c-di-GMP-I riboswitch aptamer from an uncultured Gammaproteobacteria bacterium, 84 nucleotides, folded computationally.
């Protein structure tokens, strides 16, 4: 000084729910709110989960991701603090 790790501090972030706007939905965003996270900072590369405007079928009904979820989980990038 670095990695691991996660005691202490500074502080950070923001689930349900309410409520605006946008979208076919699912969801995103902005404002109250706080369940909770040591990465719950960022990436849609693989996996899984939602949705189904369009589109296809055996058409009351199923199927399908160009959509969406990083607060599903693996992966990768990066960062605060300094006890054991």
């Nucleotide at each position: 000084u670095a990695g691991a790790c996660g005691a202490a501090a500074u502080g950070g972030c923001a689930a349900a729910c309410c409520u605006g706007u946008c979208g076919a939905a699912a969801g995103a965003c902005g404002g109250g709110g706080a369940c909770g996270c040591a990465a719950a900072a960022c990436c849609a590369c693989c996996g899984a989960u939602c949705u189904a405007c369009g589109g296809g079928a055996u058409u009351u009904u199923c199927c399908u991701a160009g959509g969406a979820u990083a607060g599903c989980g693996g992966g990768g990038u990066u960062g605060c603090c300094g006890a054991a």
Notes
The model forms 95% of the base pairs in the Rfam consensus. Its mean pLDDT, the model's own confidence on a scale to 100, is 89.